Large-subunit ribosomal RNA, domain III from Deinococcus altitudinis, 387 nucleotides, folded computationally. Rfam family: Bacterial large subunit ribosomal RNA. RNAcentral holds the full RNA, with entries from ENA.
[in-house]
Context: one part of a larger RNA
RNA sequence: GAGUAACGAUAAGACGGGUGAGAAUCCCGUCCGCCGAAAGGACAAGGGUUCCUGGGGAAGGGUCGUCCGCCCAGGGAAAGUCGGGACCUAAGGUGAGGCCGAAAGGCGUAGCCGAUGGACAGCAGAUCAAGAUUUCUGCACUACUUACGUGGAGUGAUGGAGGGACGCAUUAGGUUAAUCAGAGCCGGGCAACGGAAAAACCGGUUGACGUAUCAAGGCCGUCGGGGUCAGAAAAUCUACCCGGCAUUGGUUGAGGUACGGCGGGAUCUUCUUCGGAAGAGUAGCUGAUGAUAUCAGGGUGCCAAGAAAAGCUUCUAAACGUUGAAACGUGAGUACCCGUACCGCAAACCGACACAGGUGUCCGGGUGUCAAUGCACUAAGGCGCGC
Numbered sequence: 001g002a003g004u005a006a007c008g009a010u011a012a013g014a015c016g017g018g019u020g021a022g023a024a025u026c027c028c029g030u031c032c033g034c035c036g037a038a039a040g041g042a043c044a045a046g047g048g049u050u051c052c053u054g055g056g057g058a059a060g061g062g063u064c065g066u067c068c069g070c071c072c073a074g075g076g077a078a079a080g081u082c083g084g085g086a087c088c089u090a091a092g093g094u095g096a097g098g099c100c101g102a103a104a105g106g107c108g109u110a111g112c113c114g115a116u117g118g119a120c121a122g123c124a125g126a127u128c129a130a131g132a133u134u135u136c137u138g139c140a141c142u143a144c145u146u147a148c149g150u151g152g153a154g155u156g157a158u159g160g161a162g163g164g165a166c167g168c169a170u171u172a173g174g175u176u177a178a179u180c181a182g183a184g185c186c187g188g189g190c191a192a193c194g195g196a197a198a199a200a201c202c203g204g205u206u207g208a209c210g211u212a213u214c215a216a217g218g219c220c221g222u223c224g225g226g227g228u229c230a231g232a233a234a235a236u237c238u239a240c241c242c243g244g245c246a247u248u249g250g251u252u253g254a255g256g257u258a259c260g261g262c263g264g265g266a267u268c269u270u271c272u273u274c275g276g277a278a279g280a281g282u283a284g285c286u287g288a289u290g291a292u293a294u295c296a297g298g299g300u301g302c303c304a305a306g307a308a309a310a311g312c313u314u315c316u317a318a319a320c321g322u323u324g325a326a327a328c329g330u331g332a333g334u335a336c337c338c339g340u341a342c343c344g345c346a347a348a349c350c351g352a353c354a355c356a357g358g359u360g361u362c363c364g365g366g367u368g369u370c371a372a373u374g375c376a377c378u379a380a381g382g383c384g385c386g387c
Stems, first nucleotide, its partner, number of pairs: 013031006032384004040363004046343002050341001051075006060068002080141002082339004087118002092113003098107003122139005142335009154320002159315004167302005173295003178289005184205005206263002209260006217252004221245006230238002267280005303306001349358002365378005
């Protein structure tokens, strides 16, 4: 320079009460304002205690501060079923043997590792100050072990076969989620000044499970025989060949309905340290719109012709089995390791900052407008951007 510029989105504050040494800034309340395909909710990555409670007032906080993502102390995270591993493989990596190379090392078969994919058994409610598909309550399911029973001849792989198993565009049907309406049903309050006790107003009007039953759609031909070639052995399997019977049937199936017990439920009552706690508990219908969710491996069209392996099914080999296999039923038992708090379009991540930047996925209500995730207003919820 200068007590100058600036104090980081023009979404906005005002008043009353409380606490306190001290209050524009902390807490409570009432109005006002802002977002609402977000400035709301749930995850992944990343962060790592920032979460909750009690205390604090140096520094950090662009002012203040009794407050905080700050400081101190204590507490919090609970899994057979959620995600990952004890399963599988892709790109890629590694690589027994092998090939190459002065050395170091490079390449690479089988194998192994490796999810961003496949496979795989849990839903509803309640609850701490802080966790919940993890705790608790209720009702389920999976695998293995074991006991007993039924059963009465097969079982059985690292091997064979099937299947898993897939593109893009467009599109039909069923159903549900969700939403709206109702002179349906249930509950609530309405003394001030003209009217109003209801056909006005406000709020609510369901959830998973079990049993039975119905059901749109998806998927599949089935039986008998043969034994030439094939599946490196074998096969009753697959493939192939022959014959019969056939649109019946089998299987799966979103979801609906009825009944059942259970849960939740507007509202009300009691207590209260005013934060909350305990208890009682109504009605649960009709119609409409309707998904990007689901049935599902749906249909049609097209050319660029659209993973693999395991689980699974089946077949035999070795081996085991009438001194009783598989399978089924009932009961009991067992069920390991890691993650799980909190932020997560942000003051907690990446940007030196409590930075107008950047950051993948899912849900995302209502009214108006020809449609929309646009625009305006708004619900739930969250904020008024730390002079």